Molecule: transfer RNA
Organism: uncultured Clostridia bacterium
Formats: sequence, structure tokens, C1' cells
RNA sequence: GGCGAAGUAGCUCAGUUGGCUAGAGCAUUCGGUUCAUACCCGACAGGUCGUGUGUUCGAAUCACACCUUCGCUA
Repeated sequence: GGCGAAGUAGCUCAGUUGGCUAGAGCAUUCGGUUCAUACCCGACAGGUCGUGUGUUCGAAUCACACCUUCGCUA
């Protein structure tokens, strides 16, 4: 240099034949339980869906460019 994969909550990930308000587990916080802690139960909060532009009535999802990481290859 060429080709390919990945980027979604603090972490690990789902969701990609475009459509309701973007979700799960763990963690944090709060509450319950306990003499207390842990376990366990419940609840809340937490997101510019890597960045930008475009297509569309409508984009995490489609197109293009770019950024980061990983792999293959000359």
C1' cells in the first nucleotide's frame, strides 16, 4: 500500500430484510432483608448507537468520506 472485521450504558454484549419511546447481564446508587457485612429481593439513574455528510416521511440499521482497534496479505 491492498483486502476484511469491529466501534451501541462504567464493563461484556444483543438489536442491522429501515418504523412505536434503543435493550439485557454485571457494576454504581437507593431501598428491603440482617445485630452487622456478604448473599438474596426490588427500584432508580446512566446512551450525541465512533465522527461528518447524504438518501428517505422516517436511519443504530442504507450510501460515501474520515477516525480508532484487530486480522490477513504484498